A computed fold for a 483-nucleotide part of an RNA from Hadarchaeota archaeon (SeqCode), annotated as small-subunit ribosomal RNA, 5' domain. The organism belongs to Hadarchaeota (SeqCode), within Archaea. Its mean pLDDT, the model's own confidence on a scale to 100, is 84.
Context: one part of a larger RNA
């Protein structure tokens, strides 16, 4: 001088912005919202019409079943020095639901169950038994398919075939689902493609030796388990090795990274917020379901904490938005709206959505503007002049008021007309450094100033006021980090 957080004191008004409970308690939460959709997958209710009735038909979408999606997107930074990151690569060791492309198929029979009724248990959360039915629901058979070994053959790609192609032989397992306005819109197998992700590797990049030795799944083989898949990932037997002053191990501190502050660099310092990676969900441990999770608004177990209770038993987790207490020097409304934009579901109409978009609030940053201008004239001061009133005129950002436009609706902003100087200035200084007082007037080594130097014991340009004056201005000023 910069940049960041927090304090005084003042404060008119607009626009922008990837600012706002990061620092401290990843402490704890009342309450209300945060993920559904599909009736062109089916059933039951519920309403109309139509019918003697049975029962059609249409609407509805309250309840079940069913399929998609709920593994994205919000949030936070405790933990992690580790292939977690970032860069470059490698899988001849792999998966990938939806979406494209192609080629093949869509057979055949059969069961249950929920809402529903009936009848029970329970304070509740919530459950039992019976009866009835559907589906794009479950389950068989068939063909296609796949897949495993063992054999041949032809090319391809490739640095290397153990991969792709195609053929026998033998063993294993084995698809489908309807609708339809006939155009489709599904389904089911197979190849390919996007796309997403596992895995593995070489290299980077924190302190410390007042931490020198570490290490039994530890290093490696062989044979298996197990995964989509490699691998001591895990298990059984054999070997003794692997790492290490190029700092292993242990301790400390910390999620990386694009990037951000400053600085002329060079180099310090920093990783809040936005964007990419990663981890987390009260603390720990599992596994289900599934294309994918060990799953923030799913399940089960222990452990802490609240809650409820009829004492038998039960229910909860804001590191999602808002909001409360708590902490603290520190941080916003329990606001609108799906009109944009994305995302899920639907064939679509559409329906959800605290994601997101829009207001409110905050001296967080930036960037604009204004708090008048002019004549004349009147007191004050020595003049130029200045201040302060009288009088006339002028301008109209803010102000009031009106109309457009704006908007999901609004409001604001913007344009246009009216009115009217009215409705807008403070805060630090003032001995040096340092720009501006040796003026009054208080105090008297006291009160106090003060970054440093240093003022204050009776004429204090240094305290405290008064007046003047400087310096910056919707701001000035202080503490603390930091360069």
């Nucleotide at each position: 001088g910069g940049c960041c957080a927090c304090c005084g004191c003042u404060a008119u008004u607009g626009g922008g912005g990837u600012c706002c409970g990061g620092c401290u308690a990843a402490g704890c939460c009342a309450u209300g919202c945060g993920a559904g959709u599909g009736g062109u997958g089916g059933g039951c209710g519920c309403a109309a019409u139509c019918g003697c009735a049975a029962g059609a038909u249409u609407g509805u979408g309250g309840c079940c079943c069913c399929g998609c999606a709920u593994a994205c997107g919000g949030c936070u930074c405790a933990g992690u020095a580790a292939c977690a990151c970032g860069u470059a690569g490698u899988c001849a060791a792999c998966c990938u639901a939806c979406c494209c492309u192609c080629g093949a198929g869509u057979u055949u029979g059969g069961g249950a169950u929920a809402a529903c009724c009936u009848c029970g248990g329970g304070a509740a959360a919530c459950u039992g038994a019976g009866g009835a039915u559907a589906a794009u629901u479950c389950c068989g058979g068939a063909u296609a398919g796949g897949u495993g070994a063992g054999g041949g053959a032809u090319g391809c790609u490739g640095g290397a075939a153990u991969g792709c192609u195609u053929c026998c032989u033998c063993g294993c397992u084995c698809a489908a689902a309807g609708u339809u306005c006939c155009g489709g819109c599904g389904c089911u197998c197979g190849a390919g493609g996007a796309u997403g992700g596992g895995a593995c590797u070489g290299c980077g990049g924190c302190c410390u030796a007042u931490c020198a030795g570490g290490u039994a799944g530890u290093u490696g083989g062989c044979g298996g388990u197990g995964u989509a898949a490699c691998g001591g990932a895990c298990c059984a037997c054999c070997a003794a090795g692997c790492c290490u002053a190029c700092g292993a191990c242990g301790g400390g501190u910390a999620c990386g990274g694009g990037c951000g502050a400053u600085g002329g660099g060079a180099g310090u310092c920093g990783g809040a917020g936005c964007c990419c990676g990663g981890a987390g969900a009260u603390g720990g441990g599992g596994a289900c379901u599934g294309a994918g999770a060990c799953a923030a608004g799913g399940c089960c177990c222990c452990a802490g904490g609240c809650c409820c209770u009829a004492c038998g038993g039960g229910g909860c987790g804001c590191a999602g938005c808002a909001g409360g207490c708590g902490c603290g020097a520190a941080a916003a409304c329990u606001c609108c709206g799906c009109a944009a934009u994305g995302c899920g579901c639907g064939a679509a109409a559409g329906c959800g959505u605290g994601a997101c978009g829009g207001g409110g609030g905050g001296a967080c940053c930036c960037c604009a503007a204004g708090u008048g201008c002019c004549g004349u004239u009147g007191u004050a001061c020595u003049u130029u002049g200045u201040a302060c009133g009288a009088c006339g005129g002028c301008u109209u950002u803010u102000c009031a008021g009106u109309a457009g436009c704006g908007u999901a609706a609004g409001a604001a902003a913007c344009u246009c007309c009216u009115g009217g100087a009215a409705u807008a200035a403070g805060g630090g200084c003032u001995g040096g450094g340092u720009a501006a007082g040796u003026c009054u007037g208080g105090u008297g080594c006291c009160a106090g100033c003060c970054g440093c130097c240093g003022c204050g014991g009776u004429a204090a340009u240094a305290c405290c006021a008064g007046c003047a004056g400087c310096c910056c201005a919707a701001g000035u000023g202080g503490u603390g980090g930091u360069c």